About this RNA
Model confidence (mean pLDDT): 76 of 100. This is a predicted complex of two RNAs, RNase P RNA and transfer RNA, with 460 nucleotides together. Rfam match: Bacterial RNase P class A.
RNA sequence: GGAGCACCCCGGGCGAUCGCUCCGCGCCUCGCGCGCGGGGAGGAAAGUCCGGACUCCACGGGCCCGGGUGGUUGCCAACGACAACCGGUCGCGAGACCAGGGAAAGUGCCACAGAAAAUACACCGCCGACGCGCGCGCCCUUCGGGGCGCUCGCAGGCAAGGGUGAAAUGGUGCGGCAAGAGCGCACCGCGGUUCCGGCGACGGAACCGGCAGGGCAAACCCCACCCGAGAGAAAGACCAAAUAGGGGGGCAUAGACGACGGCCCGCGUCGCCUGAAGCCCCCGGGUAGGUCGUGACGAGCCAGGACGCGAGUCCUGGCCCAGAGAAAUGGUCGCCGCCCCUCCUUUGGAGGGGUACAGAAUCCGGCUUACAGGGGUGCUCCCAUC
RNA sequence: AGGGCAGUAGCUCCAAUCGGUAGAGCGACUGAUUCCAAAUCAGUAGGUUCAGGGUUCGAAUCCCUGCUGCCCUG
Numbered sequence: 001g002g003a004g005c006a007c008c009c010c011g012g013g014c015g016a017u018c019g020c021u022c023c024g025c026g027c028c029u030c031g032c033g034c035g036c037g038g039g040g041a042g043g044a045a046a047g048u049c050c051g052g053a054c055u056c057c058a059c060g061g062g063c064c065c066g067g068g069u070g071g072u073u074g075c076c077a078a079c080g081a082c083a084a085c086c087g088g089u090c091g092c093g094a095g096a097c098c099a100g101g102g103a104a105a106g107u108g109c110c111a112c113a114g115a116a117a118a119u120a121c122a123c124c125g126c127c128g129a130c131g132c133g134c135g136c137g138c139c140c141u142u143c144g145g146g147g148c149g150c151u152c153g154c155a156g157g158c159a160a161g162g163g164u165g166a167a168a169u170g171g172u173g174c175g176g177c178a179a180g181a182g183c184g185c186a187c188c189g190c191g192g193u194u195c196c197g198g199c200g201a202c203g204g205a206a207c208c209g210g211c212a213g214g215g216c217a218a219a220c221c222c223c224a225c226c227c228g229a230g231a232g233a234a235a236g237a238c239c240a241a242a243u244a245g246g247g248g249g250g251c252a253u254a255g256a257c258g259a260c261g262g263c264c265c266g267c268g269u270c271g272c273c274u275g276a277a278g279c280c281c282c283c284g285g286g287u288a289g290g291u292c293g294u295g296a297c298g299a300g301c302c303a304g305g306a307c308g309c310g311a312g313u314c315c316u317g318g319c320c321c322a323g324a325g326a327a328a329u330g331g332u333c334g335c336c337g338c339c340c341c342u343c344c345u346u347u348g349g350a351g352g353g354g355u356a357c358a359g360a361a362u363c364c365g366g367c368u369u370a371c372a373g374g375g376g377u378g379c380u381c382c383c384a385u386c
Numbered sequence: 387a388g389g390g391c392a393g394u395a396g397c398u399c400c401a402a403u404c405g406g407u408a409g410a411g412c413g414a415c416u417g418a419u420u421c422c423a424a425a426u427c428a429g430u431a432g433g434u435u436c437a438g439g440g441u442u443c444g445a446a447u448c449c450c451u452g453c454u455g456c457c458c459u460g
Stems, first nucleotide, its partner, number of pairs: 001382010012336007020040008028031001042357001046368002049366005054232003057228001066227005071085004086100001087098004101222002106220002108216003123162002125158003131154003135150006170188006189211001190209008236292004246283006254274002257271005298320001300319008337355008387459007396412004406443001414430005436452005
């Protein structure tokens, strides 16, 4: 100097001016009035993909059914997040990625091609030793036959090579054989046992075994663990209108009955019962609406320290930090930053353009996704020079 | 707040058993037919199956994440 890897941070600043929202104080002509002071979006506030807090409901325990997770050990309120480590794959490397338990419990699938795709199999091929048969040659013969060799065929042997496939029952070499083959041996791989190291995943060594039925479980499934395997701020608590309806009481009126007054009837008074509708009052439930939940004493923020490789935990000190309700946190101007382009004579100057993604809605811990541009730390590889 | 479904050729969609290499109708284009056209007949092209990643020998299909659209419940 070039090429990369991992992690972290910022994501405009100052001033003027016009506004918005909330809180506190003050004033008055009490109105959502004015004045003063203070607070006012994010790293993702987003998606709502996981996990919790909180609230209500449910709840004796267990099982079935259901969902989730899946190397190990930690961390945590909890998690599928995070950390460290192990194993595998990739990369020269820094490092990256991995749903990474079980395929010998069972079921299922493996297209096409290929002989064969799963308690496998033989198309081409190799052999044809042992066994059988035809033929030929040589030898022997007691003429019945016998022996040896060769060729061909068959029964048969083989799985090395060719070929198919994503995948074909370990690989290389030597021996061995009729030809071959873990058939035998050496090394590598694999499996098992023991020992050692490690909390563990796992690693190492020695010995034994000739190798033992391939893959898929993000196919059903099995195993282990977790889960109320209910609902969600429209959770939930409180206050509570008008209208309608429910319950109770009263008034007025009407009717029946009884008692009294009265000689009797009409009638009057009182008591009691009933009654559709009416008026008034009371009670309770629900709705509209309102208040709380909901905003800072919290898994809070900042600084320092201790422990830990780390995620993180603990201690000390300081701080109080948006709370609207269809939803405030904004606009304009000036100067300065930052980036890009063009021009001028390089330092530099001038002009033009750009300055993202996005916006709280009960609150936290993560993940994921979007993002103009800038900065920092640590590390790796290559080239050059000293 | 909670739950569910869909995305495939220019359009509408079924199909592609429960993973085996994507098709039908309409449309487009070419040719035949016709004086020319329509209709008809024959043929052709057109898809990175919404995007990205993973599992698998192999993914439209299985899994994860995201985007878009629609529906349901209170």